Source information: The RNA shown here (transfer RNA) has 74 nucleotides and comes from an Oscillospiraceae bacterium. It matches the Rfam family "tRNA". By type it is a transfer RNA. Rfam describes the family as follows. Transfer RNA (tRNA) molecules are approximately 80 nucleotides in length. It was read from a public genome assembly. The coordinates come from a structure-prediction model, not an experiment, and the mean pLDDT is 83.
RNA sequence: GCGCCUGUAGCUCAGCAGGAUAGAGCGAUCGCCUCCUAAGCGGUAGGCCCCGGGUUCGAAUCCCGGCAGGCGCG
Numbered sequence: 001g002c003g004c005c006u007g008u009a010g011c012u013c014a015g016c017a018g019g020a021u022a023g024a025g026c027g028a029u030c031g032c033c034u035c036c037u038a039a040g041c042g043g044u045a046g047g048c049c050c051c052g053g054g055u056u057c058g059a060a061u062c063c064c065g066g067c068a069g070g071c072g073c074g
Base pairs, nucleotide, nucleotide: 001073002072003071004070005069006068007067010026011025012024013023019057028044029043030042031041032040050066051065052064053063054062
């Protein structure tokens, strides 16, 4: 330098043939339970989806350009 893959919550990920208020587990936190803790159960907070454009009535999802990481080739 070229090609491919990945980037969504604090962490690990799902969602990616455009359309519902963007979800799960773990973690955090509050409560219930308990003599206390753990476990279990219930609630709450937390992301405008890596960045910037474009297409569209509508984009996490499609297109273009970047950035970061991984793998391969030279």